[in-house]
This is a predicted structure of an 85-nucleotide RNA (transfer RNA) from a Candidatus Omnitrophota bacterium.
Its Rfam family is "tRNA". It is annotated as a transfer RNA.
The source organism's lineage runs through Bacteria, Pseudomonadati and Candidatus Omnitrophota.
The coordinates come from a structure-prediction model, not an experiment, and the mean pLDDT is 81.
RNA sequence: GGAGAGGUGGCAGAGCGGUUGAAUGCGACGGUCUUGAAAACCGUUGAGGGGAGACCCUCCGAGAGUUCGAAUCUCUCCCUCUCCG
Numbered sequence: 001g002g003a004g005a006g007g008u009g010g011c012a013g014a015g016c017g018g019u020u021g022a023a024u025g026c027g028a029c030g031g032u033c034u035u036g037a038a039a040a041c042c043g044u045u046g047a048g049g050g051g052a053g054a055c056c057c058u059c060c061g062a063g064a065g066u067u068c069g070a071a072u073c074u075c076u077c078c079c080u081c082u083c084c085g
Stems, first nucleotide, its partner, number of pairs: 001084007010026003018068001027045006046059005061077005
C1' cells in the first nucleotide's frame, strides 16, 4: 500500500429500518438464608444535561447524508483485529 471483519451501558455481547438507551451474561448495590461467610434465590442497576418534583431532552467510535423514521442503509475520518504484498 491492497482486501476483509469489527467499534453498542463498568466488562463481554445480541440486536442489521419502526414502543431497542437497548436483550442476555458477568460485575456492582440492597435483601432472604447463615453463628459468620460462600453458594443459591429475589429486587435494583448506563452516561450527560435540565427541573423543586413528577418528569423531560441528548447520546450505539467521530462527523455528514438518505428516510416519515437510522445502532441498523450511504459517504468521509479515527481506532482495533486478520490476510495479502